About this RNA
Predicted 3D model of an 85-nucleotide RNA (transfer RNA) from Antricoccus suffuscus. The organism belongs to Antricoccus, within Bacteria. Model confidence (mean pLDDT): 80 of 100.
RNA sequence: GGAAGGUUCGCAUAGUGGCCGAGUGCACGCGCCUUGAAAGCGCGCGACGGGAGACCGUCCGUGGGUUCAAAUCCCACACCUUCCA
Numbered sequence: 001g002g003a004a005g006g007u008u009c010g011c012a013u014a015g016u017g018g019c020c021g022a023g024u025g026c027a028c029g030c031g032c033c034u035u036g037a038a039a040g041c042g043c044g045c046g047a048c049g050g051g052a053g054a055c056c057g058u059c060c061g062u063g064g065g066u067u068c069a070a071a072u073c074c075c076a077c078a079c080c081u082u083c084c085a
Base pairs, nucleotide, nucleotide: 001084002083003082004081005080006079007078010026011025012024013023018068028044029043030042031041032040046059047058048057049056050055061077062076063075064074065073
């Protein structure tokens, strides 16, 4: 220099146009159980901004585009992995 794949809650991942802030596991918080823990069970649990609160808005690497509608399709860029030279 060229090619392919990838980037989604704290971590690992699913989701490939609409029912999606979005599922699952782990982690974490509270409770039950226990003499006490562990294990198990139940519930909760992303971030940022606004608001007294109830709530509302935005965010799927970043920025654009297509579409009535984008995490999902297209383009550029950034980063990671692998291969070729």
Notes
Its Rfam family is "tRNA". RNAcentral holds the sequence, with entries from ENA and Rfam.